Predicted 3D model of a 74-nucleotide RNA (transfer RNA) from a candidate division SR1 bacterium. Rfam family: tRNA. By type it is a transfer RNA. From the family's description: Transfer RNA (tRNA) molecules are approximately 80 nucleotides in length. Model confidence (mean pLDDT): 81 of 100.

[in-house]
RNA sequence: GGGAAUGUAGCUCAGCUGGUUAGAGCACAGAUCUUAUAAGUCUGCGGUCGCGGGUUCGAGUCCCGCCAUUCCCA
Numbered sequence: 001g002g003g004a005a006u007g008u009a010g011c012u013c014a015g016c017u018g019g020u021u022a023g024a025g026c027a028c029a030g031a032u033c034u035u036a037u038a039a040g041u042c043u044g045c046g047g048u049c050g051c052g053g054g055u056u057c058g059a060g061u062c063c064c065g066c067c068a069u070u071c072c073c074a
Base pairs, nucleotide, nucleotide: 001073002072003071004070005069006068007067010026011025012024013023019057028044029043030042031041032040050066051065052064053063054062
């Protein structure tokens, strides 16, 4: 230099053929339970969906550029 994959909550990940409110588990906080801790149960907190544009009535999803990580080729 060329090509491919990935990027969504603090972490690991889902999200179908574009559709009405963006989710799960773990973690964290509170309550309950216990002599106490852990476990269990209940509730809560947490996101400019990597960044910037475009298409569309509507974009996490489609298109373009850029950035980061990993892999392949040279």